[in-house]
Context: one part of a larger RNA
RNA sequence: UGACGGGGGCUCACACCAGCGGUGGAGCAUGUGGCUUAAUUCGAGGCUACGCGAAGAGCCUUAUCCUGGGUUUGACAUGCUUGAGAACCUCACUGAAAGGUGGGGGUGCCCUUCGGGGAGCUCUUGCACAGGUGCUGCAUGGCUGUCGUCAGCUCGUGUUGUGAGAUGUCGGGUUAAGUCCCUUAACGAGCGAAACCCUUAUCGUUAGUUGCCAGCGUAAAGUCGGGAACUCUAACGAGACUGCCGGUGUUAAACCGGAGGAAGGUGGGGAUGACGUCAAGUCCUCAUGGCCUUUAUGCCCGGGGCUGCACACGUGCUACAAUGGAGGGUACAAAGGGUCGCAACGUCGCGAGGCGAAGCUAAUCCCAUAAAGCUCUCCCCAGUUCGGAUUGAAGGCUGCAACUCGCCUUCAUGAAGCCGGAAUCGCUAGUAAUCGUGGGUCAGCCAUACCACGGUGAAUGUGUUCCUGAGCCUUGUACA
Numbered sequence: 001u002g003a004c005g006g007g008g009g010c011u012c013a014c015a016c017c018a019g020c021g022g023u024g025g026a027g028c029a030u031g032u033g034g035c036u037u038a039a040u041u042c043g044a045g046g047c048u049a050c051g052c053g054a055a056g057a058g059c060c061u062u063a064u065c066c067u068g069g070g071u072u073u074g075a076c077a078u079g080c081u082u083g084a085g086a087a088c089c090u091c092a093c094u095g096a097a098a099g100g101u102g103g104g105g106g107u108g109c110c111c112u113u114c115g116g117g118g119a120g121c122u123c124u125u126g127c128a129c130a131g132g133u134g135c136u137g138c139a140u141g142g143c144u145g146u147c148g149u150c151a152g153c154u155c156g157u158g159u160u161g162u163g164a165g166a167u168g169u170c171g172g173g174u175u176a177a178g179u180c181c182c183u184u185a186a187c188g189a190g191c192g193a194a195a196c197c198c199u200u201a202u203c204g205u206u207a208g209u210u211g212c213c214a215g216c217g218u219a220a221a222g223u224c225g226g227g228a229a230c231u232c233u234a235a236c237g238a239g240a241c242u243g244c245c246g247g248u249g250u251u252a253a254a255c256c257g258g259a260g261g262a263a264g265g266u267g268g269g270g271a272u273g274a275c276g277u278c279a280a281g282u283c284c285u286c287a288u289g290g291c292c293u294u295u296a297u298g299c300c301c302g303g304g305g306c307u308g309c310a311c312a313c314g315u316g317c318u319a320c321a322a323u324g325g326a327g328g329g330u331a332c333a334a335a336g337g338g339u340c341g342c343a344a345c346g347u348c349g350c351g352a353g354g355c356g357a358a359g360c361u362a363a364u365c366c367c368a369u370a371a372a373g374c375u376c377u378c379c380c381c382a383g384u385u386c387g388g389a390u391u392g393a394a395g396g397c398u399g400c401a402a403c404u405c406g407c408c409u410u411c412a413u414g415a416a417g418c419c420g421g422a423a424u425c426g427c428u429a430g431u432a433a434u435c436g437u438g439g440g441u442c443a444g445c446c447a448u449a450c451c452a453c454g455g456u457g458a459a460u461g462u463g464u465u466c467c468u469g470a471g472c473c474u475u476g477u478a479c480a
Base pairs, nucleotide, nucleotide: 001480002479003477004476005475007474008473009472010471011470012469013468015464016463019427020426021425022424023423026318027317028316029315030314031313032312033311034309035308042053043052065304066303067302068301069300070299071298074129078128079127080126083123084122085121088105089104090103091102092101093100094099109118110117111116131293132292134291135290136289140287141286142282143281144280145278147276152191153190154189155188156187157186158167159166160165171182172181173180197270198269199268200267202238203237204236205235206234207233208232212227213226216225217224241264244258245257246256247255248254320420324379325378326377327376328375329374330373336367337366338365341360342359345356346355347354348353386417391412392411393410394409395408396407397406433456434455435454436453437452438451439450
């Protein structure tokens, strides 16, 4: 100087408290361990691995993961070299395919002394080499997680100490903040904090189609004439700064209350992550040193596996019902996506879906009925009209192909489960809870995941005694 302490002081945080809803019990989905297996590819491992890499494992993907068939200048790059043929198109046989064997068509461009030569491409021979998701993340770059959006981390000059160092950065206030003020052997500065950026909340100006419709006409319908007010869209501005008032405070910084205001003290949300820590993670994105491999640890293909199941754990979904279930009627979103696509509408089918087909490269057309809600009726507390696992049968769709191993529909079947031990998690407001909607990946889909969008919409706290973590000061030390 740090680190540590079941030392002290001050401060903060869904850390606890108060409250709401879960997990832990059930069934299923998914990841992991274990077991099994010819193989169940690899990585990730307290917080910071475990719906994680994977924003899509039937083949492909896919990875020496297994088994089998093949191949050796190679699937791919560059150069040299031997010989042949333009390239290219196509057929047959064989094979599970990869591949192997054979046949047919085809003779282009440039030069030419008409013999041939050259460019390019293909096949072939040999050689340099290619290749490796092989090893080492403890050789590395890059990227990332974490402490933590915590308020810290440093430097120059000066001063001080023999020196390591100290001071500044401490103290008194204050703040979300090393934020600001005062004091002061310090005076300044940098990286962070804040601000600048995006979005949302209000208003104005400009603009008016594909969007809008107050008044006028038309009327089944913003459908059309028309309108430019309103909504909305999207560009530019305004607006919030403790600016104003009162109180407290050291005449300060600031805090408390109030006014006006759409919004008030960082207005809400996002992006943004200091010096560093964990030899944290990644050589399976990529790049890269070294090592290893080179008729194989490279490459091609068929099939299988990654989906295997006495079990254990994590994360979720659906429930156990009446604030509910079922049937009928009816209302209101936002944000997205669409031409190898989205598909209105018609028609067939109980349905998944089939057939025909308008429009739309989209503020125009489509996906597309939002659902919870409101309303009428049934059920009457039961393992039930709760719950839907499991299984049987019949179909539909995608795709060469759904046995291993896809999703969906209809009929039948109707399991566990009556609110969950110890323990443990999330959340302070348009939040929790609850309700649907869309998207990426994608032929299809194991999505209950992830990322976004809106609808309805609480309770509790305004404290810091305790548990956990963190910051500053101080103290002790058998630690470095």
The prediction has a mean pLDDT of 83. This is a predicted structure of a 480-nucleotide part of an RNA (small-subunit ribosomal RNA, 3' major domain) from an uncultured Planctomycetota bacterium.